[in-house]
Molecule: Glycine riboswitch aptamer
Organism: Streptomyces fuscichromogenes
RNA sequence: UGAAUCCGCGCGGGAGAGUCCCUGGCACCGCUGUGCCGGGGCGCCGAAGGAGCAAGUCCCUCCCUUGAAUCUCUCAGGCCCCCGUUACCGCGCGGGCGAG
Numbered sequence: 001u002g003a004a005u006c007c008g009c010g011c012g013g014g015a016g017a018g019u020c021c022c023u024g025g026c027a028c029c030g031c032u033g034u035g036c037c038g039g040g041g042c043g044c045c046g047a048a049g050g051a052g053c054a055a056g057u058c059c060c061u062c063c064c065u066u067g068a069a070u071c072u073c074u075c076a077g078g079c080c081c082c083c084g085u086u087a088c089c090g091c092g093c094g095g096g097c098g099a100g
Stems, first nucleotide, its partner, number of pairs: 001100001006095008018042001020041009043079003049075001050073003056066001
C1' cells in the first nucleotide's frame, strides 16, 4: 500500500399463491344487487423471520458433537391491484480483517 470473505448504508433489479363460501358495517342503487373495509371457514404460496436435516467432521468403535440452502415444514407472514428496506443479484460508499 492493500484483494477476497464479513458488517452497515444508499441506488437499481427482483416473485409466488382464491377475490371461493358465510357474515357485520359503510356507500351506491327504483328493486334484484354492486363496490370497499373487517371477521370466520376451507383452499393455496413461501423469497421477512423461525424450525429441521445430507455428505462430511469429531471419536479407537458406537452414540454424542458440529454440519448449508433458493431443499423440507409452514409456527409466523402472505394470496384483486398497489404496497412490501421481502430471500437473492448488480453498482457505489464506509468500517473491520489482512492475502499479496